Context: one part of a larger RNA
Molecule: small-subunit ribosomal RNA, 5' domain
Organism: uncultured marine bacterium
RNA sequence: GGAUGAACGCUAGCGGCAGGCCUAACACAUGCAAGUCGAACGGUAACAUAAGAGCUUGCUCUUGAUGACGAGUGGCGCACGGGUGAGUAACGCGUAUGCAAUCUACCUAUAACUGAGGAAUAGCCCAGAGAAAUUUGGAUUAAUACCUCAUAAUAUUAUUAUUUGGCAUCAUUUAAUAAUUAAAACUCCGGUGGUUAUAGAUGAGCAUGCGUUCUAUUAGCUUGUUGGUGAGGUAAGAGCUCACCAAGGCAACGAUAGAUAGGGGGCCUGAAAGGGUGAUCCCCCACACUGGUACUGAGACACGGACCAGACUCCUACGGGAGGCAGCAGUGAGGAAUAUUGCACAAUGGAGGAAACUCUGAUGCAGCCAUGCCGCGUGCAGGAUGACGGCCCUAUGGGUUGUAAACUGCUUUUUUACAAGAAGAAACCUUGGUACGUGUACCAACUUGACGGUAUUGUAAGAAUAAGCACCGGCUAACUCCGUGCCAGCAGCCGCGGUAAUACGGAGGGUGCAAGCGUUAUCC
Numbered sequence: 001g002g003a004u005g006a007a008c009g010c011u012a013g014c015g016g017c018a019g020g021c022c023u024a025a026c027a028c029a030u031g032c033a034a035g036u037c038g039a040a041c042g043g044u045a046a047c048a049u050a051a052g053a054g055c056u057u058g059c060u061c062u063u064g065a066u067g068a069c070g071a072g073u074g075g076c077g078c079a080c081g082g083g084u085g086a087g088u089a090a091c092g093c094g095u096a097u098g099c100a101a102u103c104u105a106c107c108u109a110u111a112a113c114u115g116a117g118g119a120a121u122a123g124c125c126c127a128g129a130g131a132a133a134u135u136u137g138g139a140u141u142a143a144u145a146c147c148u149c150a151u152a153a154u155a156u157u158a159u160u161a162u163u164u165g166g167c168a169u170c171a172u173u174u175a176a177u178a179a180u181u182a183a184a185a186c187u188c189c190g191g192u193g194g195u196u197a198u199a200g201a202u203g204a205g206c207a208u209g210c211g212u213u214c215u216a217u218u219a220g221c222u223u224g225u226u227g228g229u230g231a232g233g234u235a236a237g238a239g240c241u242c243a244c245c246a247a248g249g250c251a252a253c254g255a256u257a258g259a260u261a262g263g264g265g266g267c268c269u270g271a272a273a274g275g276g277u278g279a280u281c282c283c284c285c286a287c288a289c290u291g292g293u294a295c296u297g298a299g300a301c302a303c304g305g306a307c308c309a310g311a312c313u314c315c316u317a318c319g320g321g322a323g324g325c326a327g328c329a330g331u332g333a334g335g336a337a338u339a340u341u342g343c344a345c346a347a348u349g350g351a352g353g354a355a356a357c358u359c360u361g362a363u364g365c366a367g368c369c370a371u372g373c374c375g376c377g378u379g380c381a382g383g384a385u386g387a388c389g390g391c392c393c394u395a396u397g398g399g400u401u402g403u404a405a406a407c408u409g410c411u412u413u414u415u416u417a418c419a420a421g422a423a424g425a426a427a428c429c430u431u432g433g434u435a436c437g438u439g440u441a442c443c444a445a446c447u448u449g450a451c452g453g454u455a456u457u458g459u460a461a462g463a464a465u466a467a468g469c470a471c472c473g474g475c476u477a478a479c480u481c482c483g484u485g486c487c488a489g490c491a492g493c494c495g496c497g498g499u500a501a502u503a504c505g506g507a508g509g510g511u512g513c514a515a516g517c518g519u520u521a522u523c524c
Stems, first nucleotide, its partner, number of pairs: 001524004006520005013376006019369002021334001026332003030329003035076003040073002043069002047067003050063005083287003092212008102204002107200008115149004125138005155180007164171002185192002213259003220250003225247008262284004266277004289310005312323004340366001342365003348362001349360004379410004389401005415461006424451001430445007468513005473494003479508005489496002
């Protein structure tokens, strides 16, 4: 000199863009953050409509009939999105390869199929237990829930023959025989679904080369350990697991142990080499009160799922139960220190749905903070009796503050008031039309804005609303007077102060930066 997720002191006019618990992965009151589908199903608790009945004439009852829909069965989603960095020195990450050792819901393409039956169960109803959480028994009912049968191959398994190739196990083409395994309906009749197979796309899993902090005041470490055979297991290779056999494997090119740490793209600095760092944004990993376990599922060993154990908090009728903000706000605590219990789904994206739509603290916005960067302003021109006042001096005078002020003219960025007022919106839906391949495309109209009466623009008024901070001995730009008298104090280093202090304190003047300026901390 540059830089910062900064903090502190003094000061403070505005806007744009960004950023905002670095500490206790400490504990959390309250609200919200993952639902959706009635075009899968039985139904009807609430609301509305319609019809009917009663009748006190404006109320009650009935009918799932219609719009819809509480609770329930079922499907899809909840493995995404959002948070945090505790752990991890590791194939965790980065980079480059491989899988002839693998899986992949939704989506796309192609081919084939979608036949016949059955038994339940939730809900509802009845009867109980319990303070509650919750739960027991009986009767009855539906499905795209569950089960059986049929059909079936380019699927799977076994056997046999065959083509081509390679990278060792092998891969690949074709054919035959035998065995096994599918499906679900709904409909506004346009479609939407379901099953099997192949391929694609996307995502994931596994393996390998190289790179990846410090300590030798850590020198030996290892028994599923290293390898083999066989079996089990997995989507899949493998001591992944097990039985048996062998005795191996790693290490001074640093094993093992200990300490520290999420990794990268990047960011800061530097001419570069390098050094430091890993906030915001993006990719990967790990975690979700602590430890463990599996279930469901295409995918989890699952932040707002389950079970067990533990600590903590809460409820209790003492028998027993409930909970997990490292989601968004917010509270306490810790700390030098870090924001609102805001608005909206209008846009972008996501889940469900045929769609309308619903949900979405993702996201879009607003609020707070000079935390940073950038921009603008706090006027401009004229004006010398160089006014008054202040300060200084060699003191009837002069110098300086200083064109500075007063005064005259001008302007209105900003400010205030009034008025007009966006872009971000293109779609979906509905209606109409055009084209032809008849279910798609295109065109037109209609509709939708949280931000927000915001940005922006116009008119009017009037210099009106707006300057501080640090420093002035040398380094280092900027000097005098007074006070003090090794005192009080200053100080980054050298050093100032003991009676003429440009170094302390005040004043006048000056210098530097400027809505900031200094100090502290850290890095180069």